[in-house]
RNA sequence: GAAGCGCGCCGGACAGCCGCUGCCCUGUGCAAACAAGGGAGAGGAAAGUCCGGACUCCAGUGAGCAGGGUGCUGGCUAACGGCCAGGCGAAGCAAGGCUGCAGCAAUGCAGCCCCAAGUCGACGGACAGUGCAACAGAAAACACACCGCCGAUGGAAGGGCAACCUUCACAGGCAAGGGCGAACCGGAGGUGUAAGAGACCCCCGCGACCCUGGUGACAGGGUUGGCACGGCAAACCCCACCCGGAGCAACACCAAAUAGGCGCGCAGAAGCUUCGGGCUUCGACGGUGCUCCCCGUGCGCGUGGGUAGGUGGCUUGAGCCUGGGAGCAAUUCCAGGCCUAGAGGAAUGGUUGUCAGUGCUGCUUGUCAGCGCAACAGAAUCCGGCUUACAGGCGCGCUUUUAUU
Numbered sequence: 001g002a003a004g005c006g007c008g009c010c011g012g013a014c015a016g017c018c019g020c021u022g023c024c025c026u027g028u029g030c031a032a033a034c035a036a037g038g039g040a041g042a043g044g045a046a047a048g049u050c051c052g053g054a055c056u057c058c059a060g061u062g063a064g065c066a067g068g069g070u071g072c073u074g075g076c077u078a079a080c081g082g083c084c085a086g087g088c089g090a091a092g093c094a095a096g097g098c099u100g101c102a103g104c105a106a107u108g109c110a111g112c113c114c115c116a117a118g119u120c121g122a123c124g125g126a127c128a129g130u131g132c133a134a135c136a137g138a139a140a141a142c143a144c145a146c147c148g149c150c151g152a153u154g155g156a157a158g159g160g161c162a163a164c165c166u167u168c169a170c171a172g173g174c175a176a177g178g179g180c181g182a183a184c185c186g187g188a189g190g191u192g193u194a195a196g197a198g199a200c201c202c203c204c205g206c207g208a209c210c211c212u213g214g215u216g217a218c219a220g221g222g223u224u225g226g227c228a229c230g231g232c233a234a235a236c237c238c239c240a241c242c243c244g245g246a247g248c249a250a251c252a253c254c255a256a257a258u259a260g261g262c263g264c265g266c267a268g269a270a271g272c273u274u275c276g277g278g279c280u281u282c283g284a285c286g287g288u289g290c291u292c293c294c295c296g297u298g299c300g301c302g303u304g305g306g307u308a309g310g311u312g313g314c315u316u317g318a319g320c321c322u323g324g325g326a327g328c329a330a331u332u333c334c335a336g337g338c339c340u341a342g343a344g345g346a347a348u349g350g351u352u353g354u355c356a357g358u359g360c361u362g363c364u365u366g367u368c369a370g371c372g373c374a375a376c377a378g379a380a381u382c383c384g385g386c387u388u389a390c391a392g393g394c395g396c397g398c399u400u401u402u403a404u405u
């Protein structure tokens, strides 16, 4: 320098003008409000609301059951299904190696091997029990003969004096080869055999035991077993651990009008009645001074709860910045400094200029000119994560490789 990965950060800057929402202060005003001034005003995801917490209420949130969740190991954390570091496994790109083909060659193409950094993994348990396996295939779990191999032994036919030989592929033997499948009852080689087979042997794999290293997951080694124990738990289930419910429209306080509730006081006469009371007529009261018409009715006072409305909860917090220490890291500790929306149907905007970024065009090739472009999105109690969206830009680290010194 090139290529490939991973992580982190930014998300235009300044100024003028016109606006918007809270707060402070001054003035006017009975108040509502208005005016002047000052200061503050979205994000990396404010989003999806998927997970975890703080906080509030449910008497308490203890124990058990049901139900739900998590699941390799160690660490971090307030907690987590999150993060960091590691183990095991899987797939596989670049580079590299081998083989083949093409080419005079450079090289190119194809296949295989090995696979960096990195990526991915619902990676506890399949001798506790129950269950499942489509299609294809002969056969799918204490299996199987479709093609195939053999036919030693037995059988049949022929030959031979006999020993025996030949043929058939009939009984039967075989799990090597082909074929089916996601998966076929360890893999490859040798011995062996009629052909075969862990039947036997070496290596690998697997199980058991032991030793060594590691906190551990696990790794390495040794002895031994002839292989017996296939897969699925994202089927039920078993094991270990965790989880009470609802959510700021939580919750607490203040509290109007109207209509109910309760208490006290006041309020006529007559008639009817089912004798609790109700109804009718007159009177009385009310309809902003008086009269009439008309309409309405028990009236007045006090008081509890709740509603509308208002206030708190509300933003000082697992906070941010800088420096230093511990740790591989996540993270944590110490010191100093800072205050950074708190509205509540919801403000945070528009425009102009300069500069910065970027694209195109032009020629006068410049510290040039002109014309453009600039995303996703938008707080609503607050935090920690995950996921999703995003124009453009910056930085760091790792791996492979090239060149120079």
Base pairs, nucleotide, nucleotide: 001401002400003399004398005397006396007395008394009393010392012355013354014353015352016351017350018349020041021040023038024037026035027034028033043376047387048386050385051384052383053382054381055247056246057245058244067243068242069241070240071239072086073085074084075083076082087123088121089120090119096113097112098111099110100109101108102107124238125237129236130235131232132231146178147177148174149173150172153171154170155168156167157166158165159164186204187203189201190200191199205227206225207224208223209222210221211220212219213218251312252311253310254309261303262302263301264300265299266298268282269281270280271279272278273277284297285296286295287294319338320337321336322335323334324333325332326331357373358372359371360370361369362368363366

Model confidence (mean pLDDT): 77 of 100. A computed fold for a 405-nucleotide RNA from Limnobacter sp., annotated as Bacterial RNase P class A. It matches the Rfam family "Bacterial RNase P class A". By type it is a ribozyme. Of the family's consensus pairs, 90% are formed in the model. The source organism's lineage runs through Bacteria, Pseudomonadati, Pseudomonadota, Burkholderiales and Limnobacter.